[in-house]
RNA sequence: GAGUUUGAUCCUGGCUCAGAACGAACGCUCGGCUGGCAUGCCUAACACAUGCAAGUCGAACGAGAAAGUACCUUCGGGUGCGAUUAGAGUGGCGCACGGGUGAGUAACGCGUAGAUAAUCUACCCUUGAGACUGGGAUAACUUCUCGAAAGAGAAGCUAAUACCGGAUAAAAGCUUUUGUCGAGUGGCAAGAGUUUGAAAGUUCCGGCGCUCAGGGAGGAAUCUGCGUCCCAUUAGCUAGAUGGUAAGGCAAUGGCUUACCAUGGCGACGAUGGAUAGCGGGUCUGAGAGGAUGAUCCGCCACACUGGCACUGAGACACGGGCCAGACUCCUACGGGAGGCAGCAGUGGGGAAUCUUGCGCAAUGGGCGAAAGCCUGACGCAGCAAUGCCGCGUGAGUGAAGAAGGCUUUCGGGUCGUAAAGCUCUUUAUCUCUGUGAAGAUAAUGACGGUAGCAGAGGAAUAAGCACCGGCUAACUACGUGCCAGCAGCCGCGGUAAUACGUAGGGUGCGAGCGUUGUUCGGAAUUACUGGGCGUAAAGGGUGUGUAGGCGGACUGGUCAGCUAGAGGUGAAAGCCCGGGGCUCAACCCCGGAACUGCUUUUGGAACUGCCAGUCUAGAGAGGGUCAGAGGUCAGCGGAAUUCCUGGUGUAGAGGUGAAAUUCGUAGAUAUCAGGAGGAACACCGGCGGCGAAAGCGGCUGGCUGGGGCCACUCUGACGCUGAAGCACGAAAGCGUGGGGAGCGAACGGGAUUAGAUACCCCGGUAGUCCACGCCGUAAACGAUGGAUACUAGAUGGUUUGGGGGAUCGACCCCCCCGAGUGUCGCAGCUAACGCGUUAAGUAUCCCGCCUGGGGAGUACGGUCGCAAGACUAAAACUCAAAGGAAUUGACGGGGGCCCGCACAAGCGGUGGAACAUGUGGUUUAAUUCGACGCAACGCGCAGAACCUUACCUGGAUUUGACAUCCCGUGACCGCCAUAGAGAUAUGGUUUUCCCUUCGGGGACACGGUGACAGGUGCUGCAUGGCUGUCGUCAGCUCGUGUCGUGAGAUGUUGGGUUAAGUCCCGCAACGAGCGCAACCCUUGUCCUUAGGUUGCCAUCAGGUUAUGCUGGGCACUCUAGGGAGACUGCCGGUGAUAAGCCGGAGGAAGGUGGGGAUGACGUCAAGUCCUCAUGGCCUUUAUAUCCAGGGCUACACACGUGUUACAAUGGGAACUACAAUGAGCAGCGAGACCGCGAGGUGGAGCAAAUCUCAAAAAGGUACUCUCAGUUCGGAUUGCAGUCUGCAACUCGACUGCAUGAAGGUGGAAUCGCUAGUAAUCGUGGAUCAGAACGCCACGGUGAAUACGUUCCCGGGCCUUGUACACACCGCCCGUCACACCAUGGGAGUUGACAGGGGCAGAAGACGUUGAGCCAACCUUCGGGAGGCAGAACGUCCCAAGCUCUUAUUGAUCACUAGGGUGAAGUCGUAACAAGGUA
Repeated sequence: GAGUUUGAUCCUGGCUCAGAACGAACGCUCGGCUGGCAUGCCUAACACAUGCAAGUCGAACGAGAAAGUACCUUCGGGUGCGAUUAGAGUGGCGCACGGGUGAGUAACGCGUAGAUAAUCUACCCUUGAGACUGGGAUAACUUCUCGAAAGAGAAGCUAAUACCGGAUAAAAGCUUUUGUCGAGUGGCAAGAGUUUGAAAGUUCCGGCGCUCAGGGAGGAAUCUGCGUCCCAUUAGCUAGAUGGUAAGGCAAUGGCUUACCAUGGCGACGAUGGAUAGCGGGUCUGAGAGGAUGAUCCGCCACACUGGCACUGAGACACGGGCCAGACUCCUACGGGAGGCAGCAGUGGGGAAUCUUGCGCAAUGGGCGAAAGCCUGACGCAGCAAUGCCGCGUGAGUGAAGAAGGCUUUCGGGUCGUAAAGCUCUUUAUCUCUGUGAAGAUAAUGACGGUAGCAGAGGAAUAAGCACCGGCUAACUACGUGCCAGCAGCCGCGGUAAUACGUAGGGUGCGAGCGUUGUUCGGAAUUACUGGGCGUAAAGGGUGUGUAGGCGGACUGGUCAGCUAGAGGUGAAAGCCCGGGGCUCAACCCCGGAACUGCUUUUGGAACUGCCAGUCUAGAGAGGGUCAGAGGUCAGCGGAAUUCCUGGUGUAGAGGUGAAAUUCGUAGAUAUCAGGAGGAACACCGGCGGCGAAAGCGGCUGGCUGGGGCCACUCUGACGCUGAAGCACGAAAGCGUGGGGAGCGAACGGGAUUAGAUACCCCGGUAGUCCACGCCGUAAACGAUGGAUACUAGAUGGUUUGGGGGAUCGACCCCCCCGAGUGUCGCAGCUAACGCGUUAAGUAUCCCGCCUGGGGAGUACGGUCGCAAGACUAAAACUCAAAGGAAUUGACGGGGGCCCGCACAAGCGGUGGAACAUGUGGUUUAAUUCGACGCAACGCGCAGAACCUUACCUGGAUUUGACAUCCCGUGACCGCCAUAGAGAUAUGGUUUUCCCUUCGGGGACACGGUGACAGGUGCUGCAUGGCUGUCGUCAGCUCGUGUCGUGAGAUGUUGGGUUAAGUCCCGCAACGAGCGCAACCCUUGUCCUUAGGUUGCCAUCAGGUUAUGCUGGGCACUCUAGGGAGACUGCCGGUGAUAAGCCGGAGGAAGGUGGGGAUGACGUCAAGUCCUCAUGGCCUUUAUAUCCAGGGCUACACACGUGUUACAAUGGGAACUACAAUGAGCAGCGAGACCGCGAGGUGGAGCAAAUCUCAAAAAGGUACUCUCAGUUCGGAUUGCAGUCUGCAACUCGACUGCAUGAAGGUGGAAUCGCUAGUAAUCGUGGAUCAGAACGCCACGGUGAAUACGUUCCCGGGCCUUGUACACACCGCCCGUCACACCAUGGGAGUUGACAGGGGCAGAAGACGUUGAGCCAACCUUCGGGAGGCAGAACGUCCCAAGCUCUUAUUGAUCACUAGGGUGAAGUCGUAACAAGGUA
């Protein structure tokens, strides 16, 4: 920096990614340099076969072979050389270095700076002095003995630079004097006295070695300051412990050890305990500060099978030495012995994982030696490993027919791609062959190595993979798959069109590597020193008091600890960085510089902080006066009310609720009056008024008492602020003891409600509430805001209280000013926003508390407190990618306000009941084709299924196909007839010979053939277009610019009025605009005009008829169809804001949109339709296509929707009679006439229609009849007989006549339509159509009732409010239970580890005593003595292992058990989110 919480936004906050690094491992590549340089058991400090890793010196010493060979020989052997030999021994030096490992260690272990005046030091350098004189042994060796061996013992011989005596030497010890130095114990120098104490030789004659003493160098030891990890759920630890005196011990200080004395010492600045760990230079990362780390290299430490111990030595408590104990392994003759790879190789084992049992001492370094030299798994080299870093290569140029092939495609092409092939070159690297050939070596000596390098020849020959391609993140298509298989770092992909899975093509990145995993730092300002926060996101302790600590007013002087400047020392080397150099470059190596931010010493400085001294008064406090107050505590007193008791009056109810009931009451309630008892709380005043640190405090009076404010002066003189720990207070509930108990009231009982109701409501009611004393110690203990101080605009027509002033005679009131509190608004500023804003959440300083993703969990364990309840302190495993804050837009609410609609109400008529029609579900069926499903499917698609339609079923047929295009061949085709068949079809016959022509042929059509293809009412309406429904003819939906806001967004569009309307007016940070509304369009209502007056009309004139515009004539009227007029709140009055508008009126045919229609904004419903059509993809292709016959879509226990006809008298029947409009008509409408009871038939005038026809309108009117009944209502059903259409009415048409005459007597819950020419009622026409409407569309006739009103139901609009919803309440979401899995707590116990304490025991060793035994040096009087040794014993002390008892800590496991987490669509309820339905 990015991704990820949301519909979107800002913030908080976690998770994740991109980077770098690695002693790595794994996968793929099986992989070019026998490249260069590095690196290579991180695990079992597990066990180790085998070989090697420390020896050397003959110039310290004695002794001394053999093989072989030469000569001699008595043939047995001898002598010489070998031989200054080997091997062994005495002796010296080395073995304490070098090499390995990191177990232990939290420590003076390490780092750094110091101290040693408290020390030692072999070899080396240097200085001075010396080395005289004696002596006795002993190994080797020889002999013997024991033993399996390892080895041991006895006797005898011998040498030394081995050992010992004496001499000499004081600088050593002790005592002491002087000088000098030092902070000091004291050091140094010089002097005196006294005591003790050295030596070794060898030689090649140069030396080498030896002794004492001083100095140096290097090394070692001890001590000190500072630094050095986690846990306080480890808070107290300590008996040699702390100090002193004395002694011992040590190289040396020291409780290091012992005796005695004292009682100290350490610790919140973290002792003690536990966990982890070698430390540093450095390494990795990071801008840095930091964080992580401690491989290779360097320094230090520790360790060497485990534990203990000492010896030798200059140095060890000793990796390749010793003793003892233990575990393990090996040998054994069973008696005993041997061993220690954390040296180099190597083996087993463990593990994800880490190499050769190589060569050489040539170089460097080390040991011994005078040296030659010997030894050296240190080291130098080689080997193995892509383990890492670096370098190079796998070819270069040309080459378009853009080859073949792959992939893809819209079929045109595109792409791999100049890539390949081909042609021309090159040989760097590598390879093969040949030649030459180093440096490393200053004389000799080369493991590496005939290596590196150089030269020549050959030939493109020998050499490319891995990961990724949804976003982050560079890189996209096809196929397969179909929530499967799988992917995944996070978000997330996959349910039939997957750039996310798998494969392919293509692309991207890196490249002998590439990815993955792991780990570290970074990003992460996500522990914040640099550099964060705490009102609401995680986070202020409930409040005070106060200890330590931190911080602290003004002035003067001093000091210099902090601070600051200079200088000295140190900060090893390597590394990092800079410069230069060497390998062809680089990595790598070499040289120089810088740096090492640190520590220390010293010389200065004096502002600030500290410290010391002195002073001051502004902070703080005290004294005086005064004021307000439910501040606290104790005691007393009071009235109202509730309840109870007693008595009176009084009678049937009372009480309670949404409605009731439980309950009380005729044994007298409720109501009412009087009296009494008792407890609790204190109406009004009373107020976002007061007081208190908070919790909290309210009747009145008194006692005691705390705090605060103001005023004026005086005093003290920084006495202050904060505050871990501690202490105190601390609502309610709860607990203990004892009281008290009126009302209220958990639990509990009852009544209701309810599906249930362990609740809400009601009737009762115990703890409790009250008091005293004692516990508890928590609350949303909240201003969700710690305390203190200072500074930074105001307003208040708020308020409490004190003081001053004005005014007033004065009090109150009023005005002004200064304080202290307490509210509201608000500038700057702050804030993510909301908001805060002198009472800060502003600007600063100081101190304290607290936070670091959500859940698990404020839980477990441990501890402390508590009588208990529980409180405080306080994790982890595991799990999720979020959890969260504020604000925004919507949606929603059993939130609010305003408004509208046949939404309700007011009415009229229906549906739901009956029969039938029709559609649907269901059922049935071979099939009952398919679609439509709340409103917005159900007389819907279907404006019309007998065949056809038709998509379904059964059966029969066809396969380039019923239909389209292309190609080839043939030919007109069609038609008609016959036969078979159910038909499709097949066969035969008959008839016929198209058009154009450049005469080659071409075209149309038909038949046959071939394959491309046709075909599909097959699937997907959730891949789509188009069309449609719906909200809704509801009044809304948006945009530009501007403004506001960090932003989503807001504003405009909200507000006040008004309207049918976002209609208009006014106001307004908005100003305008668009789609909608309205208007423009059609129709209807009035009038005018024009035209034609025909098919229309007939006022006037004429003619004619029984009658009729029938005729002449006319065009006035009606009408027809063009054009206009008219209506605009225009006029008047009222009202309104002077507006918009509203109300009333006039005129008018019509009045406030005149009535009706067409017209449907942005969008919603993945609404409907792939079966109208179009169309992607998929599927099918002798079938899911096509043809045909028959059947089905018409089925029928049932259920629903929509209708028709009725149930009758406002009616039925029969007779007569009147008045429409819209329409339709040539395969048509069909008149008059005739026939039939009728449907209809015969016939055909007229009419392509203002002319003719359908055509009769019906309700209505007139008079008659029926008289309330299953009827003269009603017509279903059924029988018979017919008519018409049609190829055909059986399944399955309509109609007619006669006969039959079912249900039904106005319809339960519920529900629908309609506000005027409307409902209701009456008939008429039309589309479709051969025929077949009770449906649909249209037309006119007659023609109502009601609307108080907006509380309620439904739907909608606007504003506002809440929200945990956004798939948007059909939302979200909680808990138990059941099931599966996971981790965890408890758990009778079981079993380990580790540590402490007590006891027993006590190896080796050390010290001491003893020392019967033994002994060379010296002394000796030769007896011995001095002195020493072994051994044993003892003792002591210390003490390892071991045994035992016990305690603490910690781990593993465990029947059972507890809660937690996760999981798919399980069960029960509905707790929360809206007033969430009881906030």
The prediction has a mean pLDDT of 83.
Small-subunit ribosomal RNA from an uncultured prokaryote, 1479 nucleotides, folded computationally.
Rfam family: Bacterial small subunit ribosomal RNA.